The part of an RNA shown here (large-subunit ribosomal RNA, domain IV) has 360 nucleotides and comes from a metagenome. It matches the Rfam family "Bacterial large subunit ribosomal RNA". RNAcentral holds the full RNA, with entries from SILVA. The prediction has a mean pLDDT of 87.
Context: one part of a larger RNA
């Protein structure tokens, strides 16, 4: 100087982003313990007292091995016998101190998130994330859906059968839980329009048996037409689902307005016009884990408070199973305050160890 450990005057958080870290407490008996609450809990709440040895109480109470009475008795009660041994009370005794040393909860009070025990990023993060019991809403009737696997066999589901299994969302528990089906998705309709492959009346081409016509004595050669087959186009017409179309569904994926007037002070607008929408955010909350202006007003609490807590509503950009508003428990969760405590500080000092550093 640094690292572990240890004491400390007087203050006791002034220290810091924060009481971080270190003291408090602590065990065993007896008193005694509020709010609130889901009556279990909160609770070891909080807050106080006592504890040592020696006598006495007392080898008592009491527990229990054998043996024995009584008893219908393996119930149950006495007796004896060995073994185990207490306590309240009460005299005394020491010490600065008696859970004499270790081990061994600090408390309270108000908010947030999550109901809760529980899981999670092996190796920065444990949490308000995830799980979760409940609730809901789709599928799925059994060779179930659903999933793995090669469009397979075969397995899982499940030796289960709808109070069953799957797949989403919510997240105990108490009050609830609004409009909108106009977009997109699901379900269900099938009248009408579009609609492939296919089929298909007709129709064009191509090759051709035959036949015509010109030229040539003849052998031939040139040009037309052109059935049947094969062949290659076109093609009215027919033709499912889908789409369009009609309804249904938001605990489906979402969505949930503006302006400009009015009341006998002023403000404000119960109330009226108006334009837009599928409908215009209901019940609660509400400067919130959400609020930009903001350190918003005003109240609490401090001498002094961007932080907290309680209203206010002007909600930039809350709002209802992307769940709303409550909520006792519970948390190495986050916030703010007290109470005790301290070396966290004023503001350092001493001590013990083991580095460093100097010297061999």
């Nucleotide at each position: 100087c640094c690292g572990u450990a240890g004491u400390u005057a007087a203050g006791g958080a002034a220290c810091u982003c924060g009481g971080c870290a270190a003291a408090u407490u602590a065990g065993c008996c007896c008193c005694g313990u509020a709010a609130c609450c889901u009556c279990g809990g909160a609770a070891g709440a909080a807050g106080g007292g006592g504890c040592g040895c020696u006598c006495u109480g007392a080898g008592u109470a009491u527990g229990u091995u054998g043996c024995u009475a009584u008893g219908c008795a393996c119930a149950a009660u006495g007796g004896c016998u060995g073994c185990a041994g207490a306590a309240a009370a009460g005299a005394g005794c020491c010490g600065c101190a008696g859970u004499g040393a270790a081990a061994u909860g600090g408390g309270c009070c108000a908010a947030g998130c999550g109901a809760c025990u529980g899981u999670u990023u092996a190796u920065c993060a444990a949490a308000a994330a995830c799980a979760c019991a409940u609730g809901u809403c789709u599928a799925u009737g059994c060779u179930a859906a659903g999933c793995c696997g090669u469009g397979a066999a075969g397995g899982c589901g499940a030796u289960g059968u709808a109070u069953a299994u799957a797949g989403a969302c919510u997240g105990a528990c108490a009050c609830c839980u609004g409009c909108c089906c106009g977009g997109u998705g699901c379900c269900g309709g099938a009248a009408g329009g579009u609609u492939a492959a296919g089929g298909a009346a007709g129709u064009g081409g191509g090759u051709c048996a035959u036949u015509c016509g010109c030229c040539g004595u003849a052998a031939g050669g040139c040009g037309g037409a052109g059935a049947a087959g094969c062949u290659u186009g076109c093609g009215a017409c027919u033709g499912a689902a889908g789409c369009c179309c009609c309804g249904g569904u938001a605990a489906a994926c979402g969505g949930c307005g503006g302006c400009c007037g009015u009341a006998a002070c002023u403000a404000u607008a119960a109330c009226g016009g108006u334009c837009c929408u599928a409908a215009g955010g209901u019940a609660g909350c509400g400067a919130a884990a959400u609020u930009c202006c903001u350190u918003g007003u005003c109240g609490g609490g401090u001498a002094a408070g961007u932080u907290c807590c309680g209203a206010c509503c002007u909600g930039c950009a809350c709002g209802a199973a992307u769940g709303g508003u409550g909520u006792a428990a519970c948390g190495a969760u986050u916030u703010g305050g007290u109470c005790a405590c301290u070396g966290u500080c004023u503001c350092a000092a001493c001590c013990a160890c083991g580095g460093g550093c100097u010297c061999g």